[in-house]
Molecule: Lysine riboswitch aptamer
Organism: uncultured Faecousia sp.
RNA sequence: GAGGUUGCGAAGGCGCAUGAGUACCCCCUCAUAGGACGGCUGACAGGCCGGAGGGAGAAAAGGGCGCUUCGCCGAAGUGUGCAGUGCCCUGUCAGGCGCUGUAUGCUGGGCCGGUACAGAAUAUGUGCCGGACUGUCAUCCUUCUUUGGAUGGAGCGC
Numbered sequence: 001g002a003g004g005u006u007g008c009g010a011a012g013g014c015g016c017a018u019g020a021g022u023a024c025c026c027c028c029u030c031a032u033a034g035g036a037c038g039g040c041u042g043a044c045a046g047g048c049c050g051g052a053g054g055g056a057g058a059a060a061a062g063g064g065c066g067c068u069u070c071g072c073c074g075a076a077g078u079g080u081g082c083a084g085u086g087c088c089c090u091g092u093c094a095g096g097c098g099c100u101g102u103a104u105g106c107u108g109g110g111c112c113g114g115u116a117c118a119g120a121a122u123a124u125g126u127g128c129c130g131g132a133c134u135g136u137c138a139u140c141c142u143u144c145u146u147u148g149g150a151u152g153g154a155g156c157g158c
Stems, first nucleotide, its partner, number of pairs: 001158001007072005013067004024057001026055005037050004041094006076107013108134002111131008136153006
């Protein structure tokens, strides 16, 4: 310095769709067992809450797409362990999710398909398996100016 005009990531930047006519507030009608049952991650204790129909109003967050700007080519992602910290109604015990740092392992790169989990989701993300493509290196064959093909490896590479 390159891989590729869909390379990687960030933004409390701008816009859009989805979330959703959902949650939720109010009004009307019916119903009303709170000593039962159920919900709020599991157990115990406590606390709060709760049904049906109609009317009117009506969100947000995470995630996604586009644009812009910035930083880059282990860019970055991810598994496991350790430390700190925030959240899941309160307390105890456990569990789960997120963020930061650190040690270590894996992945060259994007795409498609299958599957599992997360998610409102047909979006998307991540893990695993498979497929072709692509860049790079090595070996072999071929071309003999060029080149083309096969097999395989990994970025601590070229």